[in-house]
Molecule: SAM riboswitch aptamer (S box leader)
Organism: Virgibacillus halotolerans
This record gives sequence, structure tokens and C1' cells, in this order.
RNA sequence: CUCUUAUCCUGAGUGGUGGAGGGACUGGCCCUAUGAAACCGCGGCAACCUUCAAACGUUAUUUGUUUGAAAGGUGCCAAUUCCAGCAAAGUAUUGUUUGCUUUGGCAGAUGAGGG
Repeated sequence: CUCUUAUCCUGAGUGGUGGAGGGACUGGCCCUAUGAAACCGCGGCAACCUUCAAACGUUAUUUGUUUGAAAGGUGCCAAUUCCAGCAAAGUAUUGUUUGCUUUGGCAGAUGAGGG
């Protein structure tokens, strides 16, 4: 970099360095000198992988499912992935149209596995 798969309306911030950007992209709308990004320290959230325990299933020492606990490997700690982007359905109004709601999709992020 790419492929597969799961999740994405919950949750969780302070100090130092730094000094103008940041929220992936586009549009909107926000955050930011009452200090952006980035890096470092400390703290926290969560439970994907992991470990442990129990129950159930299985011919089986294997293995699978469910539940619970822990927190070793990641991840995360403004706003639902901040909202929308493409399509369909429903609904309201009018002449083209526009608004709203829902569903699916695209894109992205993170984990696990593969190339």
C1' cells in the first nucleotide's frame, strides 16, 4: 500500500515544550492567542486482540458459543465518523423545485487476520 471482516448516536483531560493552524477530502458549520498542529509527562475511557474463570454444546486431550473478571498488545479522550455528499422510499408544499424523515451505499477511522 492492498484484500477480508467487525465496530463507529456510550465513554474519557490536564501540565510542560511549541507558536498558527485544526476538525481525512469537498461544501457547510465549528474549534483555536482564554494558545491550533506536533512532541513529552501524568491521568482517564473503552474492551477489538489477549489472559483467567464458569456454564452450555461436541465422540474427542482438540475446538466452538455465551457470560463474567482482569488490563498485557493496540486504540481513543470538542461537537453522532460534527452534519451533508450517491441512490431509493415515505411525507409536506408549489409550476420547474425545495424541505424533512428513514433505509441502503460511498468515503474515512480503529481492531483482528491475510497478501